[in-house]
RNA sequence: AUUACAUGCCGGGUUAUCGCGCUAUUUAAUUAGUGAGGAAAGUCCGAACAGCACAGAGUAGCACACCACCUAACGGGUGGGGUCGUGUAACAGCGAUACAGAUAGUGCCGCAGAAAAUAACCGCCACAGCUUGCUGUGGUAAGGGUGAAAAUGUAGGGUAAGAGCCUACGCGAGAUCAUGGUAACAUGGUUUCGGGGUAAACCUUGUGUGCUGAAAUGCCCAAUAGGUGGAUGCUUGAGGGUGACUCGCCCGAUGUUCAUGGGUAGGCAGAUACAGGUGUUGUGUGAGCAACAUCGCAGAUAAAUGAUAACCGCCCGUAAGGGUACAGAAUUCGGCUUAUAAGCAUGUAUUAAAU
Numbered sequence: 001a002u003u004a005c006a007u008g009c010c011g012g013g014u015u016a017u018c019g020c021g022c023u024a025u026u027u028a029a030u031u032a033g034u035g036a037g038g039a040a041a042g043u044c045c046g047a048a049c050a051g052c053a054c055a056g057a058g059u060a061g062c063a064c065a066c067c068a069c070c071u072a073a074c075g076g077g078u079g080g081g082g083u084c085g086u087g088u089a090a091c092a093g094c095g096a097u098a099c100a101g102a103u104a105g106u107g108c109c110g111c112a113g114a115a116a117a118u119a120a121c122c123g124c125c126a127c128a129g130c131u132u133g134c135u136g137u138g139g140u141a142a143g144g145g146u147g148a149a150a151a152u153g154u155a156g157g158g159u160a161a162g163a164g165c166c167u168a169c170g171c172g173a174g175a176u177c178a179u180g181g182u183a184a185c186a187u188g189g190u191u192u193c194g195g196g197g198u199a200a201a202c203c204u205u206g207u208g209u210g211c212u213g214a215a216a217u218g219c220c221c222a223a224u225a226g227g228u229g230g231a232u233g234c235u236u237g238a239g240g241g242u243g244a245c246u247c248g249c250c251c252g253a254u255g256u257u258c259a260u261g262g263g264u265a266g267g268c269a270g271a272u273a274c275a276g277g278u279g280u281u282g283u284g285u286g287a288g289c290a291a292c293a294u295c296g297c298a299g300a301u302a303a304a305u306g307a308u309a310a311c312c313g314c315c316c317g318u319a320a321g322g323g324u325a326c327a328g329a330a331u332u333c334g335g336c337u338u339a340u341a342a343g344c345a346u347g348u349a350u351u352a353a354a355u
């Protein structure tokens, strides 16, 4: 320098003419200002806000699961620890992590293999028989075979042959003590145990958890017939009370419910000043936090934010010329997930050249 991948940032501009929405001025006109994102998408989490309940308890359901911190909160983020992968002579570095429990219980580990835990196919050893290399009985789990995995590894002693049978040094899990650390844990000592895996298998343990949703909800104006019929109830209680069920508690009577019939279906608020944006300084390993200064940046209601012309930016091309991603607010905010041309930055790898 080239190519590919990963992560992060950004993601078009200027002028002119005409047009559209909102705000201020305002009957109007005119004038001025302003008008779609990093994801506005998905509707997956969390909350603000509004409404119901203010009497709750239990059971089920659902969610989370190493430690500390950040945050309004979160299944999010930051840092650290453990484990795994990569890498190194060894470290470091980089990446992943659905990381409570297998000594509460149940289940599963195909085929192969003697056997996947109540172990003996080959082999080894002892005894007996006999056709002298075969058979039978007993012992064995060190060697071999099967398999992803076969009773913790190596060495020595011991034995008829072997075996943690014994010893030394190790390995794994548990308990406990000391030191360091806020902690998870790390290092070391002592001691107990020794088939293993699997809980994004059932399960157990711990912690947490009201619901609905802007078509929420509140207000104003107007209209008609609260008509007719059926069933049922009236304190010994029909019915109702905002996740499910049970119990409890509360409301409740010209009531409740079914069918039929009639009127209305307009307007205002919610609706954009906020856990807000930007800059500087301080503080913290960091996510962040604090102080000061400054700014106000859509609010439509069937849906506005556009069209035309020229030039520029970026990419391809010798030029002419061509191309310029994903995609559009609808209560708001913080996250997560998905889509994304070109450009820039960092990292890893490949190729080429020079030193």
Stems, first nucleotide, its partner, number of pairs: 001351001003349007012312007020035005037326001041337002044335005049213004056247004061209005066080005081099001082097005100204002105202002107198003121144002123140008152170006171194010217269004227260006239251003274296001276295008313324004